[in-house]
The prediction has a mean pLDDT of 80. Predicted 3D model of RNase P RNA and transfer RNA as a complex of 460 nucleotides. Rfam match: Bacterial RNase P class A. Rfam's curators write: Ribonuclease P (RNase P) is a ubiquitous endoribonuclease, found in archaea, bacteria and eukarya as well as chloroplasts and mitochondria.
RNA sequence: AGUCGGCCGGAUGAUCGCCGGUGUCGCGACCUGCGGCGCGGGAGGAAAGUCCGGGCUCCAUAGAACAGGGUGCUGGGUAACUCCCAGGCGGGGCAACCCGACGGAAAGUGCCACAGAAAACAAACCGCCAACGGCCCCGGGGCAACCUGGGGUACGGGCAAGGGUGAAACGGCGGGGUAAGAGCCCACCGCCCCGCUGGUGACAGCGGGGGCACGGCAAACCCCACUCGGAGCAAGACCAAAUAGGGGAGCGUUUGAGGGCGGUUCGUCCGAUGCUUCCGGGUUGGUCGCUUGAGGGCAGGAGUAAUCCUGCUCCUAGAUAGAUGAUCAUCGCCCCGGACAAAUCGUCCGGGGGACAGAACUCGGCUUACAGGCCGACUUGA
RNA sequence: GGGGCCGUAGUCUAGCCUGGAUAAGGCACCAGCCUCCGGAGUUGGGUAUCCCCGGUUCAAAUCCGGGCGGUCCCGCCA
Repeated sequence: AGUCGGCCGGAUGAUCGCCGGUGUCGCGACCUGCGGCGCGGGAGGAAAGUCCGGGCUCCAUAGAACAGGGUGCUGGGUAACUCCCAGGCGGGGCAACCCGACGGAAAGUGCCACAGAAAACAAACCGCCAACGGCCCCGGGGCAACCUGGGGUACGGGCAAGGGUGAAACGGCGGGGUAAGAGCCCACCGCCCCGCUGGUGACAGCGGGGGCACGGCAAACCCCACUCGGAGCAAGACCAAAUAGGGGAGCGUUUGAGGGCGGUUCGUCCGAUGCUUCCGGGUUGGUCGCUUGAGGGCAGGAGUAAUCCUGCUCCUAGAUAGAUGAUCAUCGCCCCGGACAAAUCGUCCGGGGGACAGAACUCGGCUUACAGGCCGACUUGA
Repeated sequence: GGGGCCGUAGUCUAGCCUGGAUAAGGCACCAGCCUCCGGAGUUGGGUAUCCCCGGUUCAAAUCCGGGCGGUCCCGCCA
């Protein structure tokens, strides 16, 4: 100078309050209610965003197909996951280490603006080529038809090396070869196919073959594999109070509406003073769910690890318009100024600062916010 | 507490699903003409970090992820 992992998120006391629990006393007694006093408890690492996945509750015991959503290297962990651990491959960094939506583009469809000849069964703007055919010029031979030598010309034709365009141009580079060229041929590299070896596997290594078919995009449709029933504690259960337990419309009562909490079909179950909807009415109460849970700590064991098993031990908020606060003192931390001392460290005095943020059924993750501080391991340089 | 939808000039909407380089339109605004002045009319013009930050892609308002903000719905009884 950096990389990674773990942890803390002021402490103590006093006074005044707030919300539960509990003991006791008094009042009231139909409930077990109200009040006083005492004891003990009272936010977080993210309680947040509500982004994933479970538990729990109800809908049927949670069916099938299609549609739709999600995930996507391999192996493992877990209640489950889009999470975690280990490994593979690719990329970045001198390194410690970090990052990766990382199946398939030779199943099909589609897109690739502008520029450019061409954006993908190929094609040719500039350019290169006089080997071939044609045309022109000069020469030789022949009576002639014609034969032959040299030169020129890109008309036919050949080529894709080079230039140019672009984000991307139909393997790369070197040599041979050729009229010029080209995997046309050869070596190396890349790619594809086959085999062997190692590995549970992703994959890696080695050997042989093919002359190259195969540009990119799937956070485009899609294909493949796996997976997903829906709703959410305002779920749901019970009690109490109150009234206009009212009215209209539609559908339906075995030829069955509707329902099984957002699609379609099938199957199956439920199903009748029923269902849907609109206009009105009443109430704004209580109890349960509700906090002990895949919980925390310590020790031993299995495992590289995530994690799991066993034993001991601890109990730590449950409000319902929502409590968990305020003030003061002392100590501690950081910053600024001054004095003493002075290489650094330090002592004293004064002033200031202290973040992000507030449980609402609950748990495991992820993500985001955060003043300041502590510990450990490692890398590089001097 | 739980769930749904949205964010584009000052304002109201297109465009987004199916990505293509000047982001379109109305009202409002500004300037010129007209008028003695104003209004109306007419001609022209600008006004955009497409809420913010990353990613995919040659290319993002559009696709994907995260954040911020706004808005709507949901109690019980019969």